Predicted 3D model of an 83-nucleotide RNA (transfer RNA) from Candidatus Uhrbacteria bacterium RIFOXYB12_FULL_58_10. It was read from a public genome assembly. NCBI's taxonomy places the organism under Bacteria, Bacteria candidate phyla, Candidatus Uhriibacteriota. Its Rfam family is "tRNA". About the family: Transfer RNA (tRNA) molecules are approximately 80 nucleotides in length. The family's RNA type in Rfam is transfer RNA.

RNA sequence: GGGCGAGUGGUGUAAUGGUAGCCACGAGAGACUUAAAAUUUCUUGGGGGAAACCCCGUGAGGGUUCGAGUCCCUCCUCGCCCA
Numbered sequence: 001g002g003g004c005g006a007g008u009g010g011u012g013u014a015a016u017g018g019u020a021g022c023c024a025c026g027a028g029a030g031a032c033u034u035a036a037a038a039u040u041u042c043u044u045g046g047g048g049g050a051a052a053c054c055c056c057g058u059g060a061g062g063g064u065u066c067g068a069g070u071c072c073c074u075c076c077u078c079g080c081c082c083a
Base pairs, nucleotide, nucleotide: 001082002081003080004079005078006077007076010025011024012023018066026044027043028042029041030040031039045056046055047054048053059075060074061073062072063071
């Protein structure tokens, strides 16, 4: 240099072009316990707000579409192969 694939909460991972966060782990709080472990319940992306609620968010930027994590283009990063 060329070809192919991947990039999603703290981590792994799911999501048919139709509410981004399924499932598991981790974390926080409660119950249980003398205390802990185990078990169990609830919560858990970011910002604003007293709350209701609002705004933003799938590597970056653009495009197609009524609507994009998903399709198309460019770039970045990583992996594999070829030279």